[in-house]
Molecule: Glycine riboswitch aptamer
Organism: Azoarcus sp.
RNA sequence: CGCCCAGACGCGGGAGAGAACUCCCCGAGAGUCGCCGAAGGCGUAACCCCCCGGAACCGCUCAGGCAAACGGACCGCGUCCGAUUC
Numbered sequence: 001c002g003c004c005c006a007g008a009c010g011c012g013g014g015a016g017a018g019a020a021c022u023c024c025c026c027g028a029g030a031g032u033c034g035c036c037g038a039a040g041g042c043g044u045a046a047c048c049c050c051c052c053g054g055a056a057c058c059g060c061u062c063a064g065g066c067a068a069a070c071g072g073a074c075c076g077c078g079u080c081c082g083a084u085u086c
Stems, first nucleotide, its partner, number of pairs: 005082001007080007018033001020032004034066003040062001041060003047054002
């Protein structure tokens, strides 16, 4: 210095489910029932460790969401940055 890997930021892509009903100071408000699962969270399989534990887009749905917008796991590109080894 470069690659891989990790993290941050920017850009792009990004699913699912009632534009439900009632109240209303019509507010991203409150209540009721029905649903979604890819923020987060909890549990857990393979697996790792083999003491404890870790662990998924699998499950649960506390939280969140159910027109658009915002958000959104994850993916791609770019910039910055970090450890080990070479």